[in-house]
RNA sequence: GCGUCAGGAUCGGGAGAAUCCGCGGGCAGGGGGAAACCCCGCGCGCGGUGCCGAAGGAGCAACCGCCCCGGUAAACUCUCAGGCGCAAGGGACCGUCCGGACGA
Repeated sequence: GCGUCAGGAUCGGGAGAAUCCGCGGGCAGGGGGAAACCCCGCGCGCGGUGCCGAAGGAGCAACCGCCCCGGUAAACUCUCAGGCGCAAGGGACCGUCCGGACGA
């Protein structure tokens, strides 16, 4: 120097899916009203329904252990968890850098 594996980085890239419904409470916005208050609009919280797969989690074909049974991969499958306007955050994975272990 090369390959494999795992790790670290204030580094670069990095997808999908709801402008849905209900309830509660709020607003220095708009409208109505004499007022109480009502309607619209917009955030927030909770719930429902629908949906997404790329944190994490779960499942298995070949194969291996004679068999029972067990072991066993993924970007596949599930959707428990997580997520679903933009942005932010998160993000498997890829690259770069940093050292480490192993191998020829």